[in-house]
Model confidence (mean pLDDT): 85 of 100. Predicted 3D model of a 684-nucleotide part of an RNA (large-subunit ribosomal RNA, domain II) from Prevotella sp. It matches the Rfam family "Bacterial large subunit ribosomal RNA". Rfam links the family to the GO terms ribosome and structural constituent of ribosome.

Context: one part of a larger RNA
RNA sequence: GCCUGCGAGUUGCCGUGUCGCGCGAGGUUGAGGGCCACGAGGCCCGUAGCCGCAGUGAGAGCGAGCCUGAAGAGGGCGUUGAGUGCGCCUCGGCAGACGCGAAACCGAGUGAUCUACACAUGUCCAGGGUGAAGUCCCGGUAGCACGGGAUGGAGGCCCGCACCAAUAAGCGUUGAAAAGCUUCUGGAUGAGGUGUGUGUAGGAGUGAAAGGCCAAUCAAACUCGGAGAUAGCUCGUACUCCCCGAAAGGCAUUUAGGUGCCGCGUGGGGCGUUUCCGUGCGGAGGUAGAGCGACCGGUAGGACGCGGGGGCUUCACCGCCUGCCAAGUCCUGUCGAACUCCGAAUGCCGCGCGGCGGGAGCCCUGCAGUAAGGGGGCGGGUGCUAAGGUCCGUCCCCGAGAGGAGAAGAAUCCGGACCGCCGUCUAAGGCCCCGGAGUUCCGCCUGAGUUAGUCUAACGAAGUGGUGUCCCUGUGACAGCCAGGAUGUUGGCUUGGAAGCAGCCAUUCAUUCAAAGAGUGCGUAACAGCUCACUGGUCGAGGGUCGCCGCGUGGAUAAUAAUCGGGUAUAAGGCGGACGCCGAAGGCGCGGGAUAGAGUAAUGGUAUCGGUAGGGGAGCAUUCCAAUCCCGUUGAAUGCCCGGGGCGACCCGGUCUGGAGGUUUUGGAAAAGCAAAUGCAGGC
Numbered sequence: 001g002c003c004u005g006c007g008a009g010u011u012g013c014c015g016u017g018u019c020g021c022g023c024g025a026g027g028u029u030g031a032g033g034g035c036c037a038c039g040a041g042g043c044c045c046g047u048a049g050c051c052g053c054a055g056u057g058a059g060a061g062c063g064a065g066c067c068u069g070a071a072g073a074g075g076g077c078g079u080u081g082a083g084u085g086c087g088c089c090u091c092g093g094c095a096g097a098c099g100c101g102a103a104a105c106c107g108a109g110u111g112a113u114c115u116a117c118a119c120a121u122g123u124c125c126a127g128g129g130u131g132a133a134g135u136c137c138c139g140g141u142a143g144c145a146c147g148g149g150a151u152g153g154a155g156g157c158c159c160g161c162a163c164c165a166a167u168a169a170g171c172g173u174u175g176a177a178a179a180g181c182u183u184c185u186g187g188a189u190g191a192g193g194u195g196u197g198u199g200u201a202g203g204a205g206u207g208a209a210a211g212g213c214c215a216a217u218c219a220a221a222c223u224c225g226g227a228g229a230u231a232g233c234u235c236g237u238a239c240u241c242c243c244c245g246a247a248a249g250g251c252a253u254u255u256a257g258g259u260g261c262c263g264c265g266u267g268g269g270g271c272g273u274u275u276c277c278g279u280g281c282g283g284a285g286g287u288a289g290a291g292c293g294a295c296c297g298g299u300a301g302g303a304c305g306c307g308g309g310g311g312c313u314u315c316a317c318c319g320c321c322u323g324c325c326a327a328g329u330c331c332u333g334u335c336g337a338a339c340u341c342c343g344a345a346u347g348c349c350g351c352g353c354g355g356c357g358g359g360a361g362c363c364c365u366g367c368a369g370u371a372a373g374g375g376g377g378c379g380g381g382u383g384c385u386a387a388g389g390u391c392c393g394u395c396c397c398c399g400a401g402a403g404g405a406g407a408a409g410a411a412u413c414c415g416g417a418c419c420g421c422c423g424u425c426u427a428a429g430g431c432c433c434c435g436g437a438g439u440u441c442c443g444c445c446u447g448a449g450u451u452a453g454u455c456u457a458a459c460g461a462a463g464u465g466g467u468g469u470c471c472c473u474g475u476g477a478c479a480g481c482c483a484g485g486a487u488g489u490u491g492g493c494u495u496g497g498a499a500g501c502a503g504c505c506a507u508u509c510a511u512u513c514a515a516a517g518a519g520u521g522c523g524u525a526a527c528a529g530c531u532c533a534c535u536g537g538u539c540g541a542g543g544g545u546c547g548c549c550g551c552g553u554g555g556a557u558a559a560u561a562a563u564c565g566g567g568u569a570u571a572a573g574g575c576g577g578a579c580g581c582c583g584a585a586g587g588c589g590c591g592g593g594a595u596a597g598a599g600u601a602a603u604g605g606u607a608u609c610g611g612u613a614g615g616g617g618a619g620c621a622u623u624c625c626a627a628u629c630c631c632g633u634u635g636a637a638u639g640c641c642c643g644g645g646g647c648g649a650c651c652c653g654g655u656c657u658g659g660a661g662g663u664u665u666u667g668g669a670a671a672a673g674c675a676a677a678u679g680c681a682g683g684c
Stems, first nucleotide, its partner, number of pairs: 001684006011095005017089001019087005026051003032045005055062002065077004098236002101233001105226006116200009125190001127159003130155001134151006163187003168183004202218001205213002239619006249262005263370002265367007273358001274360001276355008289342001290340002296336003300332005307325002309322004373398010403414003418592004423588003429582003432567003438579001440578006451569001459554002463551006470544003480538005486511003491505003517532001521530002593609003620673001622670006630662002639656001641654005
């Protein structure tokens, strides 16, 4: 892992509601007893008790009334007769109460053959080294002290086996071993090692102290018991079909992943259009917007300027000044969720009319689940006008929704799947190939493979198409080419110089002209030189300025599903239009089934049938019991296979197997259905 078997809402009592049965203003017995009898048995007696038949008041009490109250008012609760006993089922309560699961707590015991420490008594420590005290001898001293040599053999002394330990590394890691092996290493006469006997016990012991050790278990051992502790937690919870079908919200909570009430679901009963939609009329309102010479506040510049600051003056008062602040008024400009002189659209409320007849609405009652929601659009708060962020409102969807589109993809688009069909029409989206359907038609745009095919900015550009505006132009524009572009004058000032061209000034003037600036740029130290404006000629038809719109261009940078889903495409790209076609579990057609409520003489017709939590209904199967009908050695149950029936759980029949029991029908009772619980046992 697979298979087989086992494996979870039970039982008693009390209550509640529906249903069934009995009796009914009553219903019912309990303990106990009697009879029949032998069974968890039946019948009878038994009226104690319980519920109901009257309520109300705190109560005394009163009573179809009572209480409150001064009340004969008003108000509150009652009166106008249905209960009660038993049974199935539902749910609740008390019990282990659907099953499995703690970490733990307490009690009584068992443990020191492991290990910790202690006591008693034994035993063990190769060999080598060092050489303390003391002693002796010699020297030495007045005498000591002291020095030398020898002797001696001390030490938690040194080196190092046994023995004990365990520093480092390697190996081992389903090991040879639930702690080992190899090499190196530490101690090795000591606080040493070790044998035997004995002692200390669970909030206790022992501990050179690591919360270490106390039998491979220790921040409280092990065994049994209280015990099925408790578990607002996790997991699991078993056959079928049919109808309906949620919630992830509000309030409260030692509450926040729990629970109570309400909301939303479902079953039963009652009311009978009250619901919902449209429309008309009438209302309340202060949002969007807007406005503020209508308030409250904010705010930029300016004018006047109360008052103040600063300076000057003065003995003081007065007074003067101001690149300062500034009330207020005025001019120009401007803002606000908690500003409003104003003010919608929607939505909301009421009434009338019309439509709809929906698994609409409201009331009573049984049973729930939900109370972690999530994404998208719109209106907001928060955040960064960040987030697949977070918090509200409102609608949709996923949740609990399959199908088609979106390459793929819970919630985006289309659309809500009762079953069958090798029918048909469409939606979104598509129609060159992959790949169903146009290489379809008309007009324009793009030339970038832009793009189709994620989104893309500021800013830049004689890209290109369209549309405006103003100006020039046959009295010749625009561009090119040829020529001119002068004089007073080197204007004045400034300056070392300043001559059109460093800078400053100006009535930037005047003259000659077809035209020519006291000069547009380059240039020089300053001149010079080149050039422009401006003019003539040549040429011969459009040229220029500034906007707006469409498509494109640069800006443009990330790491292999890279690449538009791919191939590829100049349309098979973009915009506008036209006609067709494809395309879904949508619509329709044909056949079949189920559900609901009007109904009909009847056939029938219409509507409905996605679904998690959950509510309700109808069934199948297993074991046993009662009654009843039957089958079986002429072959029961069982097993393989085949055929048939039923929407399904399942049922029936046949061959073979097997070899002794099985079972119809109607009821009853349950140890009554397994895929899951890191389920339990066995087999493989």